A computed fold for a 327-nucleotide part of an RNA from a marine sediment metagenome, annotated as large-subunit ribosomal RNA, domain IV.
[in-house]
Context: one part of a larger RNA
RNA sequence: GCAUUGUUAAGGAACUCGGCAAAUUAACCCCGUAAGUUAGCGAGAAGGGGUGCCUCAGAGAUGAGGCCGCAGUGAAAAGGCCCAAGCAACUGUUUAUCAAAAACACAGGUCUCUGCUAAAUCGAAAGAUGAAGUAUAGGGGCUGACGCCUGCCCGGUGCUGGAAGGUUAAGGGGAACUGUAAGGAGUAAUCCGAAGCAGAGAACUUAAGCCCCAGUAAACGGCGGCCGUAACUAUAACGGUCCUAAGGUAGCGAAAUUCCUUGUCAGGUAAGUUCUGACCCGCACGAAUGGCGUAAUGACUUGGGCACUGUCUCAACAAUGCACCCG
Numbered sequence: 001g002c003a004u005u006g007u008u009a010a011g012g013a014a015c016u017c018g019g020c021a022a023a024u025u026a027a028c029c030c031c032g033u034a035a036g037u038u039a040g041c042g043a044g045a046a047g048g049g050g051u052g053c054c055u056c057a058g059a060g061a062u063g064a065g066g067c068c069g070c071a072g073u074g075a076a077a078a079g080g081c082c083c084a085a086g087c088a089a090c091u092g093u094u095u096a097u098c099a100a101a102a103a104c105a106c107a108g109g110u111c112u113c114u115g116c117u118a119a120a121u122c123g124a125a126a127g128a129u130g131a132a133g134u135a136u137a138g139g140g141g142c143u144g145a146c147g148c149c150u151g152c153c154c155g156g157u158g159c160u161g162g163a164a165g166g167u168u169a170a171g172g173g174g175a176a177c178u179g180u181a182a183g184g185a186g187u188a189a190u191c192c193g194a195a196g197c198a199g200a201g202a203a204c205u206u207a208a209g210c211c212c213c214a215g216u217a218a219a220c221g222g223c224g225g226c227c228g229u230a231a232c233u234a235u236a237a238c239g240g241u242c243c244u245a246a247g248g249u250a251g252c253g254a255a256a257u258u259c260c261u262u263g264u265c266a267g268g269u270a271a272g273u274u275c276u277g278a279c280c281c282g283c284a285c286g287a288a289u290g291g292c293g294u295a296a297u298g299a300c301u302u303g304g305g306c307a308c309u310g311u312c313u314c315a316a317c318a319a320u321g322c323a324c325c326c327g
Base pairs, nucleotide, nucleotide: 001322002321003320004319005318006317007316008315010313011312014311019308027051028050029049030048031047036041038145052067053066054065055064056063057062068072080306081305082304083303084302085301086300087298088297092104093103108143109142110141111140112139113138114137120129121128122127146293147292148291149290151223152222153221156220157219158216159215160214161213162212165211166210167209171205172204177199178198179197180196183192184191185190224242225241226240227239228238251285252282263279264278265277266276267275
C1' cells in the first nucleotide's frame, strides 16, 4: 500500500445517476391488524407485549409466590417496513460465458385447415410421426387470466366461391399460301396448276390460371382537406366545398407513444427537467400487430416516506492475509 473483516463521538443519505454497499429487522408465544378485493386473499399487513432462575399446585397447558442483574430467544441459522404509479394477470422460461426483463411461454379467446389411407410433417421410396387418436379430435396463424368491450372501410393485396364472356402453352388438327412439280397456256421472259412431298403455322378444338363477378378484416392492411358562421371577445353545436374504399367510434391521452417541452394548472419540497392528479393543442394513441380497467403476484421499472446505518461531513483504530523495506 492492497484485499478481507470488526468497531466508531456528533450528525443521519448531506453520498451518489441511483441508499450501490453496509446497517436495521429476524426465532417462538400472546395481543392486534387498514385500504382494496376475483371474497381466496391482502396478512407474518402495520403496530404492540412477552421469553431467566427457584418453590408450590397441576397429567399438561399454565397459574400463584419468590430471587438476581443495566440487560434473561439464541452458539449459529433466522423478514426491514409503508405509500403511490408503470408494465406483465399469475407459477414458469431465456441470451452456458456482460441482458432474467416489460422479452418467451401460459390457461383462456378467436380465425382457419382436416371426414381418416385426415390435414400437416420427415423421407428418393418403403415407411414413420400425427395416433393405436377420429371434429369435445388433430395441424397452423393471431391474441394472451379475469372484467367491460372490440366501431367504420372489401378500392388495393391475399384467401374462398363462381362461371357467361375475353385471353391462353404444349398437344390435337391440318386449309389458304409459298417452294418443287405431272400437266396446261404463251414466240419468249413468264403464267396457271391436281395429287404427293417439304416449309411455315392462320382459323378451329381444349383445362387450370389470369381478366371478370361475388364474399371475406380476431385476413395483409386503411380509417381526410379547405373555408365560413353565435348580440364583447374567444370558440364553433351549425353550414358550404373538394376528395375517398371508408374518413378514427368507445375508451385512453405530454403516455415505455408529446418534437416544440422543464407544455399549463394543482400536489408533494425551503428549493422538484423526475414523480402524482388534471387539462387536450394526440408533431406521430386507439380497439385480438387488441382498447381500457384490474385483486393477487414480481431478485422487474419509477417517485416518495419511516426505520437504519462509515454512503457521506471526515476520517480513525484494530485483526488476518498478501506485497514492499530493514535485520